[in-house]
RNA sequence: CGGGACGUAGCUCAGUUUGGUAGAGCGCUUUCUUGGGGUGGAAGAGGUCGUGGGUUCAAAUCCCGUCGUUCCGA
Repeated sequence: CGGGACGUAGCUCAGUUUGGUAGAGCGCUUUCUUGGGGUGGAAGAGGUCGUGGGUUCAAAUCCCGUCGUUCCGA
């Protein structure tokens, strides 16, 4: 320098194929249970979907650029 993959909640990851209310597990908060803790039950908080722009009534998803990690080639 060229090409590919990945980036979504504190962590690990779905969701992209086919655009249509952003999710799961663990963790965290409150609460029930207990003499207390653990386990278990219930409820809740937490996201500008790496970032800038475009298309569209509507974008995590499609298009263009850019940043980071990683792999391959030179």
The RNA shown here (transfer RNA) has 74 nucleotides and comes from an uncultured Veillonellaceae bacterium. The coordinates come from a structure-prediction model, not an experiment, and the mean pLDDT is 81.